This is a predicted structure of a 327-nucleotide part of an RNA (large-subunit ribosomal RNA, domain IV) from Prevotellamassilia sp. Its mean pLDDT, the model's own confidence on a scale to 100, is 89. The source organism's lineage runs through Bacteria, Pseudomonadati, Bacteroidota, Bacteroidia and Prevotellamassilia.
Context: one part of a larger RNA
């Protein structure tokens, strides 16, 4: 020197990224409990008083009043919640990365879209066959959101899908016109050359895709510029012009998203890059790749009071065990 445990003057978070960690509460039983809320909840909210023994009295009784004892201390050891305030994120109970992540990620009730008439789509196997299912569209199967509240705008030009079916384009096959090679056969020869076989092979026919014509965004997705205008100024409710499939609506914003940035005003500090309420210049939010609220629930994230304390000022002593040395 280490590990575990125990105390501590005066202060009480001055520790440190961070109150980690350790104190503080703590059972029961009276008494009292806000905001907000889905009227259940919050709630053990907070915050108070009691608890041991006698004895008297009431009471069937559990026990209650009432004197009185005794101790620092009466849930006398042990076990055994600290507590509020405001916000983010996901509603909630669950689920995970078996040995660095428990969470704002995974799943959910609950919602939307698609596909399937049953020998069902879907899945698995070569197959037979089998899961779906001994089930039948109130069901299965895919896929996106993800409690409930209040909503979910605008574009179908591109991709996807779905629906058309004239016309264009398009295989394989069908077709065989046309060539070519061979050969009976004709020619003095050069060559010509039926039929057969053989070899190429035009027109013409020819589906479904594709093209093209419509539908559809809780289908992938997308949702502008620029210049000018009001009798201080300073904006611009109006105006012109380019461009697009339309050009972002509600609600929200410096935000789990804001670079510039510690924006800029409030608030809380003696002092605040964080934290709250606001503004809106949104570098680069926006609605099922969900938008915004939301009581309740979180070993969640953050920022703050109380309360307690060796985290700290700043250390000191004690138990137990262990390390090293000596015997």
């Nucleotide at each position: 020197c280490c590990a575990c445990g125990g105390u501590c003057a005066a202060g009480g978070a001055a520790c440190u990224a961070g109150g980690c960690a350790a104190a503080c509460u703590g059972g029961c039983c009276c008494c009292g409990u806000a905001a907000c809320u889905u009227a259940g909840g919050g709630a053990u909210a907070a915050g108070g008083g009691g608890u041991c023994c006698u004895c008297g009295c009431g009471g069937c009784g559990a026990c209650g009043c009432g004197a009185g004892g005794c101790g620092c201390a009466g849930a006398g050891a042990a076990u055994a919640g600290g507590u509020c305030c405001a916000g983010g994120c996901a509603a909630c109970u669950g689920u995970u990365u078996a040995a660095c992540a428990a969470a704002a990620a995974c799943a959910c009730a609950g919602g939307g879209c698609u596909g399937u008439g049953c020998g069902a789509a879907u899945u698995c196997g070569c197959g037979a066959g089998a899961a779906g299912a001994a089930g039948u569209a109130u069901a299965c199967a895919g896929u996106c959101u993800g409690a409930c509240a209040c909503c979910u705008g605008c574009c179908c030009g591109g991709u996807g899908c779905c629906g058309g079916a004239a016309g264009g384009u398009u295989a394989a096959g069908a077709g065989g016109a046309g060539g070519c090679g061979u050969c009976a056969c004709c020619g003095c020869g050069a060559g010509g050359g039926a039929a057969g076989c053989g070899c190429u092979g035009a027109a013409u026919u020819g589906a479904a895709g594709c093209c093209c014509c419509g539908g559809u965004a809780a289908a992938c997705g997308g949702c502008g510029g620029c210049c000018g205008u009001a009798a201080c100024u300073a904006u611009a409710a109006c105006g012109g012009u380019c461009c697009u499939a339309a050009g972002g609506u509600a609600g929200c914003g410096a935000a789990a998203u804001u670079c510039c940035u510690u924006g800029u005003c409030g608030g809380g500090u003696a002092a605040g890059u964080u934290c709250c309420g606001a503004c809106c210049u949104g570098c680069a939010c926006g609605a099922a790749u969900g938008g915004u609220g939301u009581a309740a629930u979180g070993a969640u994230c953050c920022g703050g009071a109380c309360a307690c304390u060796g985290u700290c000022u700043c250390g000191a002593c004690c138990g137990u065990g262990g390390u090293u040395c000596c015997a």